Transfer RNA from a Pseudomonadota bacterium, 72 nucleotides, folded computationally. Rfam family: tRNA. Rfam links the family to the GO term triplet codon-amino acid adaptor activity. Rfam describes the family as follows. Transfer RNA (tRNA) molecules are approximately 80 nucleotides in length. The family's RNA type in Rfam is transfer RNA. RNAcentral holds the sequence, with entries from ENA. Lineage of the source: Bacteria > Pseudomonadati > Pseudomonadota. The coordinates come from a structure-prediction model, not an experiment, and the mean pLDDT is 83.
RNA sequence: GGGCCUGUAGCUCAAGUGGUAGAGCAUUCCAUUCGCAAUGGAAAGAUGUGGGUUCAACUCCCACCAGGUCCA
Numbered sequence: 001g002g003g004c005c006u007g008u009a010g011c012u013c014a015a016g017u018g019g020u021a022g023a024g025c026a027u028u029c030c031a032u033u034c035g036c037a038a039u040g041g042a043a044a045g046a047u048g049u050g051g052g053u054u055c056a057a058c059u060c061c062c063a064c065c066a067g068g069u070c071c072a
Stems, first nucleotide, its partner, number of pairs: 001071007010025004019055001027043005048064005
C1' cells in the first nucleotide's frame, strides 16, 4: 500500500426480504426478610463518524475512523 471481516445498552449478543431497536448479566427503585442472599415486579440505558438513495435505513451505496486477519 491492497483484499476480507467486525463496530448496536456498562459487558456478552440478537434484530427474516428496509417498516415500533430487543434478550441475558450488571445498575437503581419497590415487594418479600429481624437483616443479608435468593426470588418476583418496575425503571433508566445503545445503532463508530459524515454524506447519499428511499415515504421510511442497524439493514442498501460512498468516504472516513477504530479493531482483527491475510497478501505485498